[in-house]
Background
Large-subunit ribosomal RNA, domain VI from a bioreactor metagenome, 256 nucleotides, folded computationally.
Context: one part of a larger RNA
C1' cells in the first nucleotide's frame, strides 16, 4: 500500500519452520530358551547416565571498576573527608549476567518400503498377486512447539463509531531496545524520582570516655564502651511531595 465506506480486540489456520533429539549402561526376564557339556540369549518392563537443543537464576559456583571494610606511598598544614598510584593492593559482596547450577526435551496413532504371509485363479495341481486381505523401518503423515489473513478464494466472531470510535506526536518509563520498532503509564495516576517502612551488603563510623607497652613530660600503636553501629542499595511494599504539561489527525473526493 492492498483487502473492508472507519476502527479496536479476540480467534481460525492455508502454508512454512523446529534438535518434533542422539546415545550408553544396569536390573528383572534367567542361569530360563538352546546345548551332551562347556557355556548361554531375546521379546518386554523398569532404573540410572552422557552429548546436544531450548529455557531459567530458587540452590551451588563465577563475575560483580554499584557498594562496604582493611591497608601502603604521596598530596590537600593537622583532624575529618578525599585525590593519584592498572579498581593502588587486599578481604567480602546484593541485583544483573552466567555455568560448573536448575528444569524440559513423552507416549501413541496412520499409511507404507524392502521383506514375511493369508486366500486365490490365469495353468482342476502349485503359486504372497492377477482381483482381495494381514503384517512390516530412526525415513513419510498426524500427535508436541514456533511463525502465520498479502491465504488476490486477501477469512471468522464480538464490540465501538461525526452525540468523535480510534490513532499519532509529545511527555513519565521499561517485561523492550543499535536507530526505528515493541510494551506500560499519562492526575479518573503509583510511570519515574524523592520520602517512609521492610529486606539486603559490609562489619561496629565520627566524636567522647576509660585502659594501654613506653616516655621526665607532651604524647602514645592498640584495646574496650557508647554501637548488630555507621555507610550503601539497579530490590519489595506504601505514600501524590516533584515531574507525566500539552497538541494534532480522524470515517472523504472526482467521473458516469
Nucleotide at each position: 500500500u492492498g483487502u473492508c465506506a472507519g476502527g479496536a480486540g479476540u480467534c481460525u489456520g492455508a502454508a512454512g519452520g523446529u534438535a518434533a533429539g542422539a546415545u550408553g549402561g544396569a536390573a528383572a526376564u534367567a542361569g530360563u530358551a538352546c546345548g551332551a557339556g562347556a557355556g548361554g540369549a531375546a521379546c518386554u518392563u523398569u532404573c540410572c547416565g552422557u552429548c546436544g537443543u531450548c529455557g531459567c537464576c530458587u540452590c551451588u559456583g563465577g563475575u560483580g571498576u554499584a557498594u562496604c571494610g582493611g591497608u601502603u606511598g604521596u598530596c590537600c598544614g593537622a583532624c575529618c573527608g578525599g585525590g593519584c598510584a592498572g579498581u593502588g593492593c587486599c578481604g567480602a559482596g546484593c541485583a544483573g549476567c552466567u555455568a560448573c547450577g536448575c528444569g524440559a526435551u513423552a507416549a501413541g496413532g496412520g499409511a507404507u518400503a524392502a521383506a514375511a504371509g493369508c486366500u486365490g485363479a490365469a495353468u482342476g495341481c502349485a503359486u504372497c498377486u492377477a482381483a482381495g486381505c494381514u503384517u512390516g523401518a530412526a525415513a513419510c503423515c498426524c500427535g508436541a512447539c514456533c511463525u502465520g489473513a498479502a491465504a488476490a478464494g486477501a477469512g471468522a466472531c464480538u464490540c465501538c463509531g461525526u452525540u468523535g470510535a480510534g490513532g499519532a506526536c509529545a511527555c513519565g518509563g521499561g517485561u523492550a531496545a543499535a536507530a526505528g520498532a515493541c510494551c506500560c503509564g499519562c492526575u479518573u495516576g503509583a510511570u519515574a524520582g524523592g520520602c517512609c517502612u521492610g529486606g539486603g551488603a559490609u562489619g561496629u563510623a565520627a566524636g567522647c570516655a576509660u585502659g594501654a607497652a613506653g616516655g621526665c613530660a607532651a604524647c602514645g600503636a592498640c584495646a574496650u564502651g557508647u554501637u548488630c553501629a555507621g555507610u550503601c542499595c539497579g530490590c519489595a511494599g506504601g505514600u501524590a511531595c516533584u515531574a507525566a504539561c500539552g497538541u494534532c489527525c480522524g470515517a472523504u473526493g472526482c467521473c458516469g
Background
Its Rfam family is "Bacterial large subunit ribosomal RNA". Its family is annotated with ribosome and structural constituent of ribosome in the Gene Ontology.